Overview: The RNA shown here (transfer RNA) has 74 nucleotides and comes from a soil metagenome. Its Rfam family is "tRNA". The family's RNA type in Rfam is transfer RNA. The RNAcentral record of the sequence draws on MGnify. Its mean pLDDT, the model's own confidence on a scale to 100, is 81.
RNA sequence: ACCCUCGUAGCUCAGCGGAGCAGAGCGCGACGUUCCGAACGUUGAGGCCGGCGGUUCGAAUCCGUCCGAGGGUA
Numbered sequence: 001a002c003c004c005u006c007g008u009a010g011c012u013c014a015g016c017g018g019a020g021c022a023g024a025g026c027g028c029g030a031c032g033u034u035c036c037g038a039a040c041g042u043u044g045a046g047g048c049c050g051g052c053g054g055u056u057c058g059a060a061u062c063c064g065u066c067c068g069a070g071g072g073u074a
Base pairs, nucleotide, nucleotide: 001073002072003071004070005069006068007067010026011025012024013023018057028044029043030042031041032040050066051065052064053063054062
């Protein structure tokens, strides 16, 4: 320098044009249980999907570019 993959909640990831609104597990808070914890149960908070622009009636999802992470070829 060129090519490929990825970027969604604190962490690990799913979702890949509209139905159901952005979800799961772990973690965190509250409550229950306990003598107190752990475990378990109930419940709650937390993200506008890396940034900007474009396509579309409609974009986390498609396209362009930039930024970041990983890998490949020289």